[in-house]
Context: one part of a larger RNA
RNA sequence: GAGUAGCGAUAAAGGGAGUGAAAAGCUCCCUCGCCGGAAGCCCAAGGUUUCCUGCGCAACGUUCAUCGGCGCAGGGUGAGUCGGCCCCUAAGGCGAGGCAGAAAUGCGUAGCUGAUGGGAAACAGGUCAAUAUUCCUGUACCGACCUUGAAUGCGAUGGGGGGACGGAGAAAGUUAGGCCGGCCGGGUGUUGGAUGUCCUGGUUUAAGCGUGUAGGCGUGCUGCGUAGGCAAAUCCGCGUGGCUUAGCCGAGGCGUGAUGACGAGCGCCCUUUGUGGCGCGAAGUGGCUGAUACUCUGCUUCCAGGAAAAGCCUCUAAGCUUCAGUUCAAGGUUGACCGUACCGCAAACCGACACAGGUGGGCAGGGUGAGAAUCCUCAGGCGCUU
Numbered sequence: 001g002a003g004u005a006g007c008g009a010u011a012a013a014g015g016g017a018g019u020g021a022a023a024a025g026c027u028c029c030c031u032c033g034c035c036g037g038a039a040g041c042c043c044a045a046g047g048u049u050u051c052c053u054g055c056g057c058a059a060c061g062u063u064c065a066u067c068g069g070c071g072c073a074g075g076g077u078g079a080g081u082c083g084g085c086c087c088c089u090a091a092g093g094c095g096a097g098g099c100a101g102a103a104a105u106g107c108g109u110a111g112c113u114g115a116u117g118g119g120a121a122a123c124a125g126g127u128c129a130a131u132a133u134u135c136c137u138g139u140a141c142c143g144a145c146c147u148u149g150a151a152u153g154c155g156a157u158g159g160g161g162g163g164a165c166g167g168a169g170a171a172a173g174u175u176a177g178g179c180c181g182g183c184c185g186g187g188u189g190u191u192g193g194a195u196g197u198c199c200u201g202g203u204u205u206a207a208g209c210g211u212g213u214a215g216g217c218g219u220g221c222u223g224c225g226u227a228g229g230c231a232a233a234u235c236c237g238c239g240u241g242g243c244u245u246a247g248c249c250g251a252g253g254c255g256u257g258a259u260g261a262c263g264a265g266c267g268c269c270c271u272u273u274g275u276g277g278c279g280c281g282a283a284g285u286g287g288c289u290g291a292u293a294c295u296c297u298g299c300u301u302c303c304a305g306g307a308a309a310a311g312c313c314u315c316u317a318a319g320c321u322u323c324a325g326u327u328c329a330a331g332g333u334u335g336a337c338c339g340u341a342c343c344g345c346a347a348a349c350c351g352a353c354a355c356a357g358g359u360g361g362g363c364a365g366g367g368u369g370a371g372a373a374u375c376c377u378c379a380g381g382c383g384c385u386u
Base pairs, nucleotide, nucleotide: 013031014030015029016028017027018026032383033382034381035380040363041362042361043360046343047342050341051075052074053073054072055071056070060068061067080141081140082339083338084337086119087118088117092113093112094111098107099106100105122139123138124137125136126135142335143334144333145332146331147330148329149328150327151326152325153320154319158315159314160313161312166302167301168300169299172295173294174293177289178288179287180286181285182203183202184201185200186199187198188196204261205260208256209255210254211253215249216248217247220243221242222241223240224239225238226237228236229235262284265280266279267278268277269276270274303306349358350357365377366376367375
């Protein structure tokens, strides 16, 4: 220079009470304003204790601070079913033998590895200061092993099926959600009127189990033959007869789950009048609308012709054959380990910062509207630390 520039989005504050040495900024209450396809909620990545509570205010916070993502201390993450691990494979990686190279090493078959993909099974309510599909309550489901009973050709690293898949378009049936009525609880000033076509709050309930619907596919059973499926096959394929309309997939609805839970509100309790504890508990229903969700891995259509492998089903080979094994039912046992706090379009991640930048997926109330636009608003969250 200079007490100058600046104090990081012009979404916005005002009042009362409390605490305190001190309050524009902390806490509580009232009013006001802002977002509301987000500035709300839930995941993934990343961060790694920042979460909750108590005690603090030197420093950190662009000001103050009694406050804090700050300091100190204590506490907090509970799983057969969520995710990982596990089984399986893709690109890629590694790579027994092998090929190449003077070597180091490079390439690569079988194989191993490798999710961003495939593969068993859980929902609703309650609860802590802080976790919950994990704890508790209620109601379920799956796999493995053992025992018992009944039945019985079982057996794979091999064969076959299946898993199993593109783009676009259209329609139908539904549901989530929403709206209105009905129902239930509460209220209703006399001020010109208002017991009414008034005001206001609520009207919520899952998986599972049973039924098998709208709809989709077009087969299913059986006789004979069989040069194919590297061996075999009763399986698959192919050929040729017969008999049958069966069979498979499948939202939603209804019933049950539920004589339960939740529920507006009401009542009681008090060392803590608090976002406290306990108890009781009404109605809980009809219509309309309606998805980009589900049926749908469907249907139609097009050319650019749209993963693999395992689990699963089936067939036999070697072999075993009073056994073992397999199937069904009932009962019993068992299900380890790791993650789980919190932030997560952000003051906690990537940007040297509490930085107007960047950051994948899901949810999508009401009015307006073609709409996920716009503007206003619910739930919820904020007023951006002079």